[in-house]
């Protein structure tokens, strides 16, 4: 330098162009306990890496950029 691929909550991770963006762990509160842990119940947190474009409508499609990974040179 080139090809491919990935980027969604503190972490992991799902998500046919149209619903309120799933779920698990973690976190907070309550119950339970002498207390802690476990368990149960309830709750908060992401406008989806950035900038544009297409579209009535974009996490999703297109272009550019940034960063990570694999491969080639």
């Nucleotide at each position: 330098g080139g090809a491919c691929u990935c980027a969604u909550a503190g972490c992991c991770g799902a998500g046919c162009g149209g619903u309120u963006a799933a779920g698990g762990c973690a976190c907070u509160g309550c119950u339970c306990u002498u207390a802690c842990a476990c368990a149960g119940c309830a709750g908060g947190g992401a406008u989806c890496c950035c900038c544009a474009g297409u579209u009535c409508g974009a996490a999703u499609c297109u272009g550019g950029g940034u960063g990570g990974g694999u491969c080639c040179a």
Transfer RNA from Candidatus Bilamarchaeum sp., 73 nucleotides, folded computationally. It matches the Rfam family "tRNA". Gene Ontology term of the family: triplet codon-amino acid adaptor activity. Its mean pLDDT, the model's own confidence on a scale to 100, is 82.